[in-house]
RNA sequence: UAAGUGGGACAGGUGAUCGCGGCUGGCAGAAGUUGAAAGACACCAGACGAGGAAAGUCCGGGCUUCACAGGGCAGGGAUGCCGGAUAACGUCCGGCGGAGGCGACUCCAGGGACAGUGCAACAGAAAUGAACCGCCGGCCUUUGGGCCGGUAAGGGUGGAAGGGCAGUGCAAGAGACUACCGCGUAUCUGGCAACAGAGACGGCAUAUGUAAACCCCAUCCGAAGCAAGACCGCAACGAGGCGAAAUCCAUGCUUUCCGGCGCGCCCGGGACAGGGAGCAGACGGCCCGUCAGCCUCAGGUAGGUCGCUCGAGCCUGUCGGCAACGACAGGCCUGGAUAGAUGAUCACCCACGACAGAACCCGGCUUAUCGUCCCGCUUACAUU
RNA sequence: CGGCGAUUAGCGCAGCCCGGUAGCGCAUCUGGUUUGGGACCAGAGGGUCGCAGGUUCGAACCCUGCAUCGCCGACCA
Repeated sequence: UAAGUGGGACAGGUGAUCGCGGCUGGCAGAAGUUGAAAGACACCAGACGAGGAAAGUCCGGGCUUCACAGGGCAGGGAUGCCGGAUAACGUCCGGCGGAGGCGACUCCAGGGACAGUGCAACAGAAAUGAACCGCCGGCCUUUGGGCCGGUAAGGGUGGAAGGGCAGUGCAAGAGACUACCGCGUAUCUGGCAACAGAGACGGCAUAUGUAAACCCCAUCCGAAGCAAGACCGCAACGAGGCGAAAUCCAUGCUUUCCGGCGCGCCCGGGACAGGGAGCAGACGGCCCGUCAGCCUCAGGUAGGUCGCUCGAGCCUGUCGGCAACGACAGGCCUGGAUAGAUGAUCACCCACGACAGAACCCGGCUUAUCGUCCCGCUUACAUU
Repeated sequence: CGGCGAUUAGCGCAGCCCGGUAGCGCAUCUGGUUUGGGACCAGAGGGUCGCAGGUUCGAACCCUGCAUCGCCGACCA
């Protein structure tokens, strides 16, 4: 320099004007509107005001209501190499094994196929315990071949044909035998472990693939979701009571009861006494009853309040750890609406601006995304 | 905002669980029948199984991720 690979950060900027949202202050106010008041609205000022994915709703938690004595089995679902991280996870980190790449590096639903069952279309003789062609031996023969037997080295079919390969051996062949590789068994060594290495044994009838087929093994899981749920509560409907002799008012040395303290023949409330006021809705001659009216209650509608945003929070530094992450110290407050705010216009600049917008919150995954910048590493070439 | 379901021929649907030939009805086309049409009879054509990736020898079917459409959920009966 070129090509590549892994990770991180940002997401047009600046200024002016006009708006919007909640918050704080003016407001413990003399001051606008409303209200009995508390307060609310308005006004003024201030700082703040979408994301890396706010998305899909695919996992995991917090929170809430419901269910549930406790434990186990069955049934259902999820996960699946080993160790760690974490509140938890199907996420993340480190390692192991396998696959791809010259390499940096990337990818893997990566337990079990001698526990059992199923499936493997077509083709092919045969798809699981195989003889179609071929090869070899024997018998027969009309010399074309036929029958019986052996044989998995070769051919053909197939995605897959019963360890591979070389040699010995044989009628031809064959783990029949031998070496190496693969596989399996137990042992030893290293490692927490997955696993790796070593020599030994087994002659492979311990036979293929499929478990994102049923299944087996191990671990985990109660259900629903903020339109969850909690509180207050117009009207109307519903239930109960009163529904006309009750009631109200002032008065009280020498009436009385209860409570209070300042303990006074004080204060507050009730009874009682006499006095005054009050003559009473509709149906009806009167009573009962019903209705109007009044009072109380229940449910929780219209509506309102809470849940609601200070949280497994963010930033900086130090320490521990390979890392994910954790501990400690200091600092910060950074959307909370309910028809739903975060915008519009103008000017200038440039690289000319992508995907897209909270609606209970948090940790992940997945998907969409114009571009810009930074760091680590690899390969090739060149130079020193 | 939350929770579910569906997508297969022009239309309405089956097949998917338990993988191997994609089918049924209506519609379309051709022929027959009829004076002609309808009905009827016989036959034919028509499919990226919503899209992409994975598992598998093999995927409409199993798994994952997207897209589109639809339904349900607010307090009581």

Two RNAs folded together computationally: RNase P RNA and transfer RNA, 461 nucleotides in total. The coordinates come from a structure-prediction model, not an experiment, and the mean pLDDT is 77.